[in-house]
Context: one part of a larger RNA
RNA sequence: AGCGCAGGGUGGAUGCCUUGGCACUAAGAGCCGAUGAAAGACGUGAUAAGCUGCGAAAAGCUUCGGGGAGCGGCAAAUACGCAUUGAUCCGGAGAUCUCUGAAUGGGGAAACCUGGCUGAGCAAACCUCAGUCGUCGUGCGGUAAAUCCAUAGCCGUACGUCGGGAACCCGGUGAACUGAAACAUCUAAGUAGCCGGAGGAAAAGAAAGAAAGAUCGAUUCCGUAAGUAGCGGCGAGCGAACGCGGAAGAGGCCAAACCAAGAUGCCUAGCAUUUUGGGGUUCGGACCGCAUAAUUGAUUCUGUAAGCCUAAUGGAAAGGUUUUGGGAAAGCCUGCCACAGAGGGUGAAAGCCCCGUACAUGGAAGGUGAGCAGACAUGGCGGUAUCCAGAGUACCACGAGACACGAGAAACCUUGUGGGAACGAGCGGGGACCACCCCGUAAGCCUAAAUACUCCUUAGUGACCGAUAGAGCAUAGUACUGUGAAGGAAAGGUGAAAAGGACCCCGGGAGGGGAGUGAAAGAGAACCUGAAACCCUGUGUUUACAAGCUGUGGGAGUGCUAUAUAUGCACAACCGCGUACUUUUUGUAGAACGGUCCGGCGAGUUGCCGGUGCUGGCGAGGUUAAGCACUUCAAGGUGUGGAGCCGAAGGGAAACCAAGUCUUAAUAGGGCGAAUAAGUCAGUAGCGGCAGACCCGAAACCGGGUGAUCUACCCAUGUCCAGGCUGAAGUUGCCGUAAAAGGUAAUGGAGGGCCGAACCCGUAUCAGUUGAAAAUGGUUGGGAUGAGGUGUGGGUAGGGGAGAAAUUCCAAUCGAACCCGGAGAUAGCUGGUUCUCCUCGAAAUAGCUUUAGGGCUAGCCUCGGUUUAGUCUCACGGAGGUAGAGCACUGAAUUUCCUAGGGGGCGUCAAAGUCUACCGAAGAAUAUCAAACUGCGAAUGCCGUAGAGAUGAUGACCGGGAGUCAGACUGCACGAGAUAAGUUGGGCAGUCAAAAGGGAAACAGCCCAGAUCGCCGGCUAAGGCCCCAAAGUGCGUGUUAAGUGGAAAAGGAUGUGGGAUUUCAAAGACAACCAGGACGUUGGCUCAGAAGCAGCCAUACAUUUAAAGAGUGCGUAACAGCUCACUGGUCGAGAGGUCCUGCGCCGAAAAUGUCCGGGGCUAAAACACGCCGCCGAAGCCGCGGGAUGGUUGAAUGACCAUCGGUAGAGGAGCAUUGCUGUCGGGAAGAAGCAGUACCGGAAGGAGCUGUGGACUGACAGGAAGAGAGAAUGCCGGAAUGAGUAGCGAGAUGGGGGUGGGAAUCCCCCAGGCCGAAUAUCCAAGGUUUCCAGAGUAAAGCUGAUCUGCUCUGGGUAAGUCGGGACCUAAGGCGAGGCUGAGAGGCGUAGCCGAUGGACAACAGGUUGAGAUUCCUGUACUGCUGUAUGACAGAACUGUGGGGACACAGAGGGAAAGCGUAACCCGGGAAUGGAGAUACCGGGGCAAGCGGAGGAGGGGUCGCAUUGGAAAAGCCGUGCGGCAACCCGAAGACGUGAUGCGGAGCGAACUUAAAGUAGCGAAGUACGUGAGCCAGCUGUCAAGAAAAGCCGCUAUUGUUCAUGCAGUACCCGUACCGUAAACCGACACAGGUGGAUGAGGAGAGAAUCCUAAGGCCGAC
Repeated sequence: AGCGCAGGGUGGAUGCCUUGGCACUAAGAGCCGAUGAAAGACGUGAUAAGCUGCGAAAAGCUUCGGGGAGCGGCAAAUACGCAUUGAUCCGGAGAUCUCUGAAUGGGGAAACCUGGCUGAGCAAACCUCAGUCGUCGUGCGGUAAAUCCAUAGCCGUACGUCGGGAACCCGGUGAACUGAAACAUCUAAGUAGCCGGAGGAAAAGAAAGAAAGAUCGAUUCCGUAAGUAGCGGCGAGCGAACGCGGAAGAGGCCAAACCAAGAUGCCUAGCAUUUUGGGGUUCGGACCGCAUAAUUGAUUCUGUAAGCCUAAUGGAAAGGUUUUGGGAAAGCCUGCCACAGAGGGUGAAAGCCCCGUACAUGGAAGGUGAGCAGACAUGGCGGUAUCCAGAGUACCACGAGACACGAGAAACCUUGUGGGAACGAGCGGGGACCACCCCGUAAGCCUAAAUACUCCUUAGUGACCGAUAGAGCAUAGUACUGUGAAGGAAAGGUGAAAAGGACCCCGGGAGGGGAGUGAAAGAGAACCUGAAACCCUGUGUUUACAAGCUGUGGGAGUGCUAUAUAUGCACAACCGCGUACUUUUUGUAGAACGGUCCGGCGAGUUGCCGGUGCUGGCGAGGUUAAGCACUUCAAGGUGUGGAGCCGAAGGGAAACCAAGUCUUAAUAGGGCGAAUAAGUCAGUAGCGGCAGACCCGAAACCGGGUGAUCUACCCAUGUCCAGGCUGAAGUUGCCGUAAAAGGUAAUGGAGGGCCGAACCCGUAUCAGUUGAAAAUGGUUGGGAUGAGGUGUGGGUAGGGGAGAAAUUCCAAUCGAACCCGGAGAUAGCUGGUUCUCCUCGAAAUAGCUUUAGGGCUAGCCUCGGUUUAGUCUCACGGAGGUAGAGCACUGAAUUUCCUAGGGGGCGUCAAAGUCUACCGAAGAAUAUCAAACUGCGAAUGCCGUAGAGAUGAUGACCGGGAGUCAGACUGCACGAGAUAAGUUGGGCAGUCAAAAGGGAAACAGCCCAGAUCGCCGGCUAAGGCCCCAAAGUGCGUGUUAAGUGGAAAAGGAUGUGGGAUUUCAAAGACAACCAGGACGUUGGCUCAGAAGCAGCCAUACAUUUAAAGAGUGCGUAACAGCUCACUGGUCGAGAGGUCCUGCGCCGAAAAUGUCCGGGGCUAAAACACGCCGCCGAAGCCGCGGGAUGGUUGAAUGACCAUCGGUAGAGGAGCAUUGCUGUCGGGAAGAAGCAGUACCGGAAGGAGCUGUGGACUGACAGGAAGAGAGAAUGCCGGAAUGAGUAGCGAGAUGGGGGUGGGAAUCCCCCAGGCCGAAUAUCCAAGGUUUCCAGAGUAAAGCUGAUCUGCUCUGGGUAAGUCGGGACCUAAGGCGAGGCUGAGAGGCGUAGCCGAUGGACAACAGGUUGAGAUUCCUGUACUGCUGUAUGACAGAACUGUGGGGACACAGAGGGAAAGCGUAACCCGGGAAUGGAGAUACCGGGGCAAGCGGAGGAGGGGUCGCAUUGGAAAAGCCGUGCGGCAACCCGAAGACGUGAUGCGGAGCGAACUUAAAGUAGCGAAGUACGUGAGCCAGCUGUCAAGAAAAGCCGCUAUUGUUCAUGCAGUACCCGUACCGUAAACCGACACAGGUGGAUGAGGAGAGAAUCCUAAGGCCGAC
């Protein structure tokens, strides 16, 4: 370390439970609101954070009922109270009811700010309290413009209105995805959404109706008619009505005619208009005549009132037990009640213990209320002369919409535009239109019930859930995320009772050990049960020379014994075999997909319709629907209901006819029917259609909203830019010119000018890339007075905005943002789809397809039924044109002959002619070729047939259900290709697919062979038999020498075996050895030479010979020389060549390791032939078991055949969770969990032991949220990586202290860093982080005694600071108004709105934490009162002035700060004394008030006045006089200040609080110099508004100055604030506006070093 066992931890599955949900039933209720709603904010308790209740009268107050003993909510505890004089509690009524919200006095950033009037408190200011003050509409009244009357308008008053609500309802507006396999009409759908409005219901509604020769009689709803008639790219789809059966039932009122009264006008006996009352309302009325009551009432009102609702009351009956137990309700024994045995609780399981239940009873007050009574209304018959009966209407044209009906023949209904009637003798309708006939009476209004829905209340129910379920929530719209719209969790259980562990011990604590409680602590709060992953401990066994899906078949050994001593259990050395699962595929170990592991959840369902099978009822019939009635047990049952549907009759296009009918001239023939007859209604199974339709998954489309805190541009108002350089125009002087021009020197200070910090940007590169950072850091760079940067407030919005333009930006998102909805869009695509067994078992083809990875039909499979065929072999009979063959045909192609013709030569040219080694038709001969040649022609296949044999249901038809349409390789014959491909396409066959086994080393497709199960039996196939490794080191005969075997070609070779043939050979071959190999001649020619041997010619010349070439090679310059051929001798028997053939050799170079699987093999273990034996598979046989089908039998059975299997069809079962019935089990221990060697063919099922502590099983049925390993599934837990990466810019060291413990906390010393910041002060934002004490679990990247952490206390003080009670900008809102389907949009007056204007306080001190706020000192502003004085003065509104404004540049005035100082003050001399001009430190002060001075600025007075919307003495304008004068910043001086502060000196007391309390000197000079103040110059881009303030007058009318006294409201104020407190998910190297900004060097705010001050950055 592996496997097993045992014991633990972790974790939270499982079981059990339920406070919470879900779905419904019955009844109720069905609106709330200016008498202030819904919804909230903030308060409210003795202590009080949350929920609940309540509202400053605040977990409550009053009263009326109920009730009767405790009570002060959840919710303990303590304190303090209440209660029989009746509390708490329950019900009815009332009181109070802060602030927001329609929100309503005005405003506003909801829960805040701020007014007017009246009244009260108060002398008054100020403050407090109560009431009241909104818009719009309507009525009434008053008043009253242009404009006489009048009206608009305005004012008053009364009433109404506004806003909210789950679904339902009516109306306006109105999508898209989708379907149509594309898409446009169409569909989705008048759906979703948005908007307006109403009510408990709404809407509709009392016929200008529906029909059809008969009639009905408002509307609404249900059943049916009917998926019919129709509509429809006649596609997809859409889809009535009449009629019938039911529920309910109800009808009324105006206008007009006519009458009366009033008003107004006029052309005045009256007429017209108008108002009110009467009258009147459709088989009509007025009018005329008669009559005048019954009736009815949903209207309106009053009264009465049973009953019911809102609290309640009574309510039967059991005991025992020394059984068990902690406990009895269990067991046992013996009883009782029951109109009550529903249910819940009680220490387990209770009719009789408790609450209840059946049943009975009850109401002060409020509500409801049938009925009854009254008022009131309604209400008759006849006549028909005249009058009345709804106008921009009906209707028409054009354009639309809606009707089931898409423009159609298109009526009917609605109406945008234009035209435009009739008048009851009229008018409309009856599906174009016309006629006849019939029906009705438009252009006014109201109307219950039957119907829809459920935010809510009460009572209940469930073959609904039981904590990953059921709602998102056992409660939470919480925590958290987001700017926002919006999104949105997790999390239940101690015990009967807290009896929640006193006390002791260890420990700093956490925690633990004892003790104690309890039935149990193995129930201890991280608490019932407590599975698995995962992590440990112990132990049995195995393992240190051994390689891989971790098992399986054997197996020595060791140990053990729960269903156990045997066929047992655990481990196991060693050997054989063996590359997971799923999906997708022709094919996967695949290096193709998916899964880290474990647990839980997770996918063919439901409704309606259709045809088919099965089961059941009835049957020529079957069946009811809605509804209604009854019913203790009831979401049920029974009855009723015959509307309607299917069937019983067909034929035809139809009219129509009918056992026939149609066709036709037909009585013919033929087609379809009848004769030959079974349906229908339910249940159930599989399938189809419509619905999301097996589950998960888009990118997208559309609707309504939310976003410009990021960013783009714009608007308003503020603010920022160290320092240095250059030197335009203009101007001036001089020169110059007739004058100019021009030159020169100054002055001047322009510029999208130059250099360069802050600031902004982001060029290059490096780093970073699970970062410090979801864009940063280092170095380097660009712009830096401008088209510049930046703050605050605002505007523009998605079919859009913005864009110096990049498809760039619009909140880390942009070729169309985000959120929610339509919505479960659609997905011919991918993935996934859960228990078992049995039977059969495919396809990857054809046709068609905007079709090719999809579909439909056929083929092939399966199940049921019917029927009687099928297949193979033999035999026989047929058709045929392939292989082969052939070359007459069609073509191709070769040689020869022949020759027409052509070319060429000769012919003196031409011609005749002739020749031809040229080409060559036709023809002849010879030899060939062909898928698209055939005068021939098989094998096989195909068709048929009487017969024989084999097979044994294999065929066909009808009906239900499929799957398949990607195929692969091998052999054979072909096409394409290159007679390439593991290529591609057909054909035939096989295998794989869907097939395991044996062989081929391994190896889907090759060879053998088709696995029902068992056997330690046998025989074989392919292939094998030396070892690995089962079987022959078998036999015989040969071959091979190459390890050929055990890769390969052209080509090459005296390798070797066999065969054939030929030549030589005892007349002596071949080889070897000995000898010869000569002569003409050096053949001729050529040549410098050429002599056998450079070359040419001859070489079948010749001579001698046994033989010898005018020469086979070597060689020489040429000769020479050596050889060969040839001959003789020696030797003595075979030798040589050619061809065919077996086996070998060379040719032969690649990358991890070798071309037998390895060892190894040579008379073989290679090759060839033959023989004998053996091995070898899941084949075959044997024995035994099972299943399916068939045959047979009365039957246990017997016999026969069969049992590989993917997609798929069919069949039979197991398990889970509710329910019904019956029967059980359980505290003497249910379920669950853990273990186990038992049973079953499987899914599975028992027994026993432990744990557990309350439920649960069997059987028979019936119903499903009914079975997981995979979906990059969802949720949770645990691993691995791994004690690994990392610990986020930088300097610490020492000593002391505290403490259980110190690198990190505190103190001291030393060192270091920043210092235009890492200092200080504000704004935004945050919201207690501030301070003190205590603490150390978690947070803090380590530690911690510390902290921005936890707990408990504390802390923010204003007339003057900031904001409001003042003003206005951009912009927003917006009375009236304009406009728009609606919502809404725009906008005048006006209001709001700072980033701007206006506006009164300074210095010092003080706390642990506050200060311009408190204190000390000295001031100022408004208001009130009072006193004194003055003589003019004046409110709102108005009018005038003023406020009041750019940029750049240069200088002037003044002086904060800083520097220096020999001057002033203080210190002090390091121990012999002295002490300097050496050294060290310091050398200050506000607001206010006062008078001077003063840069600078200004005219003033008088008169007139058509202007300033009225007036004006003011302003403006005009004219005239005068030159004196007036105003006056910042700052300085004095005062403030006999004050404060100040270097330094310096106690006491302590538990802590010391350089603390206290004392306290000097206070000058010089230099430099921003901001500040006032004007100036230049330029073009020409640079807010309003109020405060100061004048003026008007008017309905009253002030000013000074002193004193009084008075002065609301909000903010702590702390951080370049950051650990803000924005960035973090204690994050980023970002964040303004002000101050010292010294040395320096131009400088650069840079370096320092001061004050801060820090050493948390490993």
The part of an RNA shown here (large-subunit ribosomal RNA, half A) has 1659 nucleotides and comes from Lachnospiraceae bacterium Zagget2.
It was read from a public genome assembly.
Rfam family: Bacterial large subunit ribosomal RNA.
The source organism's lineage runs through Bacteria, Bacillati, Bacillota, Clostridia and Lachnospiraceae.
The coordinates come from a structure-prediction model, not an experiment, and the mean pLDDT is 82.